Predicted 3D model of a 1391-nucleotide RNA (small-subunit ribosomal RNA) from an uncultured Sphingobacteriia bacterium. Rfam family: Bacterial small subunit ribosomal RNA. Rfam links the family to the GO terms structural constituent of ribosome and ribosome.

[in-house]
RNA sequence: GGCUCAGAUUGAACGCUGGCGGCAUGCCUUACACAUGCAAGUCGAACGGUAACAGGUUAAGCUGACGAGUGGCGAACGGGUGAGUAAUAUAUCGGAACGUGCCCAGUCGUGGGGGAUAACGUAGCGAAAGCUACGCUAAUACCGCAUACGAUCUAUGGAUGAAAGCGGGGGACCGUAAGGCCUCGCGCGAUUGGAGCGGCCGAUAUCAGAUUAGGUAGUUGGUGGGGUAAAAGCCCACCAAGCCUGCGAUCUGUAGCUGGUCUGAGAGGACGACCAGUCACACUGGGACUGAGACACGGCCCAGACUCCUACGGGAGGCAGCAGUGGGGAAUUUUGGACAAUGGGCGCAAGCCUGAUCCAGCAAUGCCGCGUGCAGGAUGAAGGCCUUCGGGUUGUAAACUGCUUUUGUACGGAACGAAACGUCUCUCACUAAUACUGGGGGCUAAUGACGGUACCGUAAGAAUAAGCACCGGCUAACUCCGUGCCAGCAGCCGCGGUAAUACGGAGGGUGCAAGCGUUGUCCGGAUUUAUUGGGUUUAAAGGGUGCGCAGGUGGUUUAUUAAGUCAGUGGUGAAAGACGGUCGCUCAACGAUUGCAGUGCCAUUGAAACUGGUAGACUUGAGUAAAGUAGAGGUGGGCGGAAUUGAUAGUGUAGCGGUGAAAUGCAUAGAUAUUAUCAAGAACUCCAAUUGCGUAGGCAGCUCACUUGGCUUUUACUGACACUCAUGCACGAAAGUGUGGGUAUCAACAGGAUAGAUACCCUGGUAGUCCACACUGUAAACGAUGAUAACUAGGUGUCGGCCGAAUCUGGUCGGUGCCACAGCGAAAGCGUUAAGUUAUCCACCUGGGGAGUACGCCGGCAACGGUGAAACUCAAAGGAAUUGACGGGGGUCCGCACAAGCGGUGGAGCAUGUGGUUUAAUUCGAUGAUACGCGAGGAACCUUACCUAGGCUAGAAUGUGAAGGAAUGAUACAGAAAUGGAUCAGUCAGCAAUGACCUGAAACAAGGUGCUGCAUGGCUGUCGUCAGCUCGUGCCGUGAGGUGUUGGGUUAAGUCCCGCAACGAGCGCAACCCCUGCAUUUAGUUGCCAGCACGUAAUGGUGGGAACUCUAAAUGGACUGCCUACGCAAGUAGAGAGGAGGGAGGGGACGACGUCAAGUCAUCAUGGCCCUUACGCCUAGGGCUACACACGUGCUACAAUGGGCGGUACAGAGGGUAGCUACCUGGCAACAGGAUGCCAAUCUCGAAAACCGUUCACAGUUCGGAUUGGGGUCUGCAACUCGACCCUAUGAAGCUGGAAUCGCUAGUAAUCGCGUAUCAGCAAUGACGCGGUGAAUACGUUCCCGGACCUUGUACACACCGCCCGUCAAGCCAUGAAAGUCUGUGACCUG
Repeated sequence: GGCUCAGAUUGAACGCUGGCGGCAUGCCUUACACAUGCAAGUCGAACGGUAACAGGUUAAGCUGACGAGUGGCGAACGGGUGAGUAAUAUAUCGGAACGUGCCCAGUCGUGGGGGAUAACGUAGCGAAAGCUACGCUAAUACCGCAUACGAUCUAUGGAUGAAAGCGGGGGACCGUAAGGCCUCGCGCGAUUGGAGCGGCCGAUAUCAGAUUAGGUAGUUGGUGGGGUAAAAGCCCACCAAGCCUGCGAUCUGUAGCUGGUCUGAGAGGACGACCAGUCACACUGGGACUGAGACACGGCCCAGACUCCUACGGGAGGCAGCAGUGGGGAAUUUUGGACAAUGGGCGCAAGCCUGAUCCAGCAAUGCCGCGUGCAGGAUGAAGGCCUUCGGGUUGUAAACUGCUUUUGUACGGAACGAAACGUCUCUCACUAAUACUGGGGGCUAAUGACGGUACCGUAAGAAUAAGCACCGGCUAACUCCGUGCCAGCAGCCGCGGUAAUACGGAGGGUGCAAGCGUUGUCCGGAUUUAUUGGGUUUAAAGGGUGCGCAGGUGGUUUAUUAAGUCAGUGGUGAAAGACGGUCGCUCAACGAUUGCAGUGCCAUUGAAACUGGUAGACUUGAGUAAAGUAGAGGUGGGCGGAAUUGAUAGUGUAGCGGUGAAAUGCAUAGAUAUUAUCAAGAACUCCAAUUGCGUAGGCAGCUCACUUGGCUUUUACUGACACUCAUGCACGAAAGUGUGGGUAUCAACAGGAUAGAUACCCUGGUAGUCCACACUGUAAACGAUGAUAACUAGGUGUCGGCCGAAUCUGGUCGGUGCCACAGCGAAAGCGUUAAGUUAUCCACCUGGGGAGUACGCCGGCAACGGUGAAACUCAAAGGAAUUGACGGGGGUCCGCACAAGCGGUGGAGCAUGUGGUUUAAUUCGAUGAUACGCGAGGAACCUUACCUAGGCUAGAAUGUGAAGGAAUGAUACAGAAAUGGAUCAGUCAGCAAUGACCUGAAACAAGGUGCUGCAUGGCUGUCGUCAGCUCGUGCCGUGAGGUGUUGGGUUAAGUCCCGCAACGAGCGCAACCCCUGCAUUUAGUUGCCAGCACGUAAUGGUGGGAACUCUAAAUGGACUGCCUACGCAAGUAGAGAGGAGGGAGGGGACGACGUCAAGUCAUCAUGGCCCUUACGCCUAGGGCUACACACGUGCUACAAUGGGCGGUACAGAGGGUAGCUACCUGGCAACAGGAUGCCAAUCUCGAAAACCGUUCACAGUUCGGAUUGGGGUCUGCAACUCGACCCUAUGAAGCUGGAAUCGCUAGUAAUCGCGUAUCAGCAAUGACGCGGUGAAUACGUUCCCGGACCUUGUACACACCGCCCGUCAAGCCAUGAAAGUCUGUGACCUG
C1' cells in the first nucleotide's frame, strides 16, 4: 500500500428441507402486445312520454315504476405507471397582478313574453357503423323585453348587463273549476365576503462529464399595441445592443422529486418498492372543443404504427384501472366475495353505482409468536465409529416406567366489527298552524362479504410435526476410510504427487433452526478521497524557474456600520415513520394515544468583542533616496599564448602507427622523427577551493564599452503600498529543426580485429558540435525537499561587509559547509539553510501492469510536446532496514591448495569392482567430491536373496496341546533329492500320581532379503579436527535483530592479552585417556647372563645371580620454567643454556550447532501398505564367474641402482589342539609317510631388501611373464560350468606411456619382506597390521581448489545449479478488423 473476510440489509432469485398461526409484502425485466368480463354513473321532486314488468280501470300513463330520448350534475375525483423531465420539476421559505362549480355568511331579486328541437310518426340509403328527407311536441333546453341594490366601463354627463321553475302543506278570503293566495323546503339570477382548491412570480437547495469554453437575434431591455382569469417577449411593430458564463453558461450522459428507507459512533454514503405529499404520462405525435376546472386513462378531431371486422364500397379499437393471456425473464398471485364497514358520484329521500375500499385465495417473500413433548431411567444394552485392544464415544440418548395435551383431529357453543338514516314519542325554533322542515332527548325494528371465522368448552391420544450449513487459519467445531497434482475444493491465503483434521464417504462435533445455505445489491469495517480525519527527500505525489491579473489571506490604532457572527422571541418545519411514556390484540410482530425531536428556512428585536465595509491616524512589514562593497551575473567589441591538424621548405632513412596479440591504415612518389615559416577552427592549463555570482537553466584566458541584481552602514522620505497565485506572459541544458556562414576534433557509416562482435580496441569518416537569425520547450531541469513569515540548545570551518580599547577565545548582518540537543521520521536520516513547532496561498497523490499508451482537442515546419482514459489482467507491486548466501567486489589469514621436489595413474598384460550388453537367471544395494579391491574380513554345494524343475500348506524353527506311542536302531526299494510307502528289532523311569522323549487332530501364535531410508530409530559418510555454534542477565533498536563473538595484537585454535555496554556461562579448541621416546622404583619366569662355579664340538645347557637387556605396573620428567632481544601484556625470535625430549616431542582414540529429505527397511529394530496351496517353506541343477565394449582401483613389468646363481647376516607384531609341527625318510617340486614338542616370553610357524662373490652387456634379451599343451599334489559328498598349488614345455603385449590427473613435508615418500582375520580349500595382487633400508624439497602466497574472519553491493532466501528479459511453437482468454445485414440517437439534405 492494495486485495480479502467476520456485521447489518433486501420488493429478491436458486439448492436442500418444510408443522401451525398472526401481521405485512408480491412484474425491479418489454411505457411489449392484449382474448374475455367488470372498473362512472345518477336524477321521474326539470321535461315530453310509455317499449318491457307489476297492479289496475269506467280502458285514463291511471298507479308502482321505467327502456330509449331532451335537460341537470358528475365524468378534471378515485385507480395505474415512472416513459419523459437536471428544471415549465421537487423541497423549504416568501410574494402580488388572479380564478373558483358544489359549501358557509350577508344584501337584492325571481316580472312578463316568444320561437324551435330530440324522442315519436312516415319514407328512404347502407353489409355494418351509421345517416338523410318531411311532419308533430315539452321543459329548470334556447331567445328577446322589463327591472338594476350591488357589479363593469366612463370623457363623470352617462352607458351596459339577469333569472326557472319544482315539491309538501293549508286556516281565513277570491274563483264554476283548474286554481289564485299564504306558507315551508329545494332550485334559479345579480352581488359582497369567507373557507378550501387552483393558476402565476421570486430566493435558496437538488447527479456526472471541461477529452463540452464560449452561448444567445425574440435573443436582453424600452415604447406602443394585441392577448390572458392574471404579471410577463406570452405575441407583434419600432428603437437600443444588450443578456448568460470559470461561483461552470452552452452541450452530452444519467435520473421523476420529497417525507423517508438501509447502513454508520457520528459526519457521511447508498437508495426513493410498499404507505403519504407532489409532478408527469395514458398506443406514438399534434390540436383544440365543452366546462368552475382538461388541452381530458375508460371524450372529440387530424396524422402515424399496429390489431380486428367487411358484402372491398367502408368501418372499429387502445388494460401504465381489477382479474386474466401471450411474450420477455433468475423472478413476482385469483379471469374470487361484498358494498356489511370507510369514502366517493347522483338523488328531497328510499336508493342506485363504485375491481376505490373491505375481505377471502395463492407464495416460508419478510417480520413476529408457538410446537415437534416432560420427568425418571446404567449392567452405561444392542448397533455404529475409533482404539495404544485396556478401553473410549454416540449416551440418559434409546428401550422401559410415570406424567402432560399447546398444535393438530372429532364434536358442541359462539362473537366485537352496527350505528346512523327510518318508525313512534317528548321538546325547542320557524309559522296563522298542533302542516312541513331543522336541532336536542327517549323507546324501538331492520341491516355482516369475511363466517359458523376469532374465541370458549368436551373427548381420545406421545399421539400429527427437523432440517440445513459448516468443522486447515481468519472462525465455534476431529477422527477413520477411499483417492493419489487424479477426481475435486476454494471468500482470501491456499489444499490434493500413498499415512489429506482442506477432495469424497462415514462416525463424532459446532452453529442456526421451519428454516438453512449459495448468488446478487447497498452501507460498514475502509482514517482506502481524510470537514470531523491522510499525505508529497527515498513508498504514489512539489509544477524546470520567475513575473503577475482574478481569487484567497493580511501589521498597529480611533470612530462608525451591522454583511458575517452571537443571543432572545414569533411563524413554519403535513400525516405516517424514528425516539420516550401509556394502552389494545393471551405475548410479540402489529395497532391506538400522548409527548419530544425534526440540528432547517423565514421574520423580528437586541449585542458589537472578532472578521468584513466606510472615514481618519501610525511606523515596526514593504519600498525609495544617500554612502560604501564583493562577484566565472548579462550583452557586444578587441587582443593573446600553448596544444592539435594541415600546408611549404630543410635535415634524415626505413619503417611508422596501433594492440592483450594483431591487422586495416600511412610510408622509398621519402612517411614517422626533427627544424623553420605559414594557415585554420575550437577550447581556455596553472590560479581552483565543501570558493564566488545568478530566479532557474547556467556562468571561467586578458581587456574595453554598456548594463542588471545583491549585501552592509547611517540618516531622511512614502505610509500597509504586503504574501501567495488558477488562467496568462517571459526565460529555459543537451539533442533536434529551418536559412546562411564556418569546419580543428567527432554519432551514423565503412574497413580491421574476434568462433561470432549490430560492442569494448584500432584506422578512416558524414550530420552535428562553432557563429547569426528563427523554432522546439523537454532532462535524474535533483537538495529527487514549492513560496513567504515567525518561533525552537549549541559547537566548528569558510565567503562578503560593519562595530569595538582593533596582535582578540570579541560583537553583529547576509551567504555557504560539517557535527550535534530537543523534536520529527517506517527507518535511513533531518535537525535555525528542518524533513521540528505554527500560519497563509499554490501545485500534486490515492495498489501493480495496461500507460504517460489510445482517441479527441491545443501547440509545432517536422521531430514531437501538453492534456490524458478504458477494456483486460495480477494479489501483489513498492520503501527502509535485518540475518544469511552469493560476487569474473575489497582487505586479512590458513590448508600437500598452488609453487619446489620425489614417486605414481592415464599406454601394456593380468587381477578386481562398476557401467553397458547378453541371459531362464546373470539376486539386491552403493552413483560428483562423499559409488566403483564399496556392503563382501573368503559365491564350486551351502552361503543365496536370482532362474528352471519337483514338492509342502498352521507350514522349516519355538511354546500350549486332546490322543497315541518308549526313545531308538537296522534293512533294502522308488526317486535327482526333498520325500514316499514298507519290513524287522526294541517296549523307558517311578509303588503311584506322573515325568522325559517321539508321532500328532483342532486352535492360538507363523513366515516374507516383498514396497516405502521421502513415515522412522539406530549406525555411518561429508563439509572438517575447519574454529566455530550458542545461551542467561543487562544495554541498544518500534521491530526483525544487534551487542557479547566486533576492534588492536597474538595463536594450530573464539588460543591468550589489551581495549570496549557489557558481565558471565555452555557445546566445541586445548588438557585429562592409549601407544611410543628418557629415567627411577618394585617384581624376576617360560625371559636375561656381568661377575663365580660346572659342563659341551657348540648353545643360559646346569648350579647360581637380580647387575644389564627385556617383560609389566607405578612414579618422575617439559612449564616459554631460565637467559638475551623486542613488546604494555599475551607472546614471538635465538641451530641460546641445560636436557632423552623444546615450544602441541611423534602417533592414535576423540568429530560442536548444523548441512546434504546424503547412505542403509538386505545387519538389527520399527509405523503403514502388500502376499498367505504363496511374494512363505523344502530339494536338485543352474546363475551371481557371461563378454563387442567403456571407466575406476590395483599387481607385474618394460630392466644393469637390474636379472640369474652361490655364500653370509639382522626384525617386529601376531597365530596355533578338528591346530602349529621340530626332526627323519621319499619325491625335481607341490606334497606324502613316520615321529616329537606345545593349550605356548617354555614347543612351533618365518624374513626380504641389504652385504660378499660370480655371470649376463643393452638385445624384445639370461628383461618380461601373459597365454596355451602335457603331467601331477592338496582340500572337499563333489574341482565340468567354477579352486589353489607344483613340475615340464610354450614365451604374448610391453623399451617408461597423449590430453589430463593422484599421493606425500621425516623415520615421511620410496623400497623390502613378515603376520593376521575370514577360511575345508581358495580365485588375497584385496583389507587390516608389523617391522627392515631410508631420501629430496618448501623462494614464497600472484594464480587454481577448499576454508575462516571483517567489510561492501544485491531485484538472491528450495539462497548464483539463484533470479530474470524478449522472440518463437501449441493451446486458451480478452479485445479489435471484416464482405454483408438489422437497429437506436444525433447532424445534414429534401418534403

Its mean pLDDT, the model's own confidence on a scale to 100, is 83.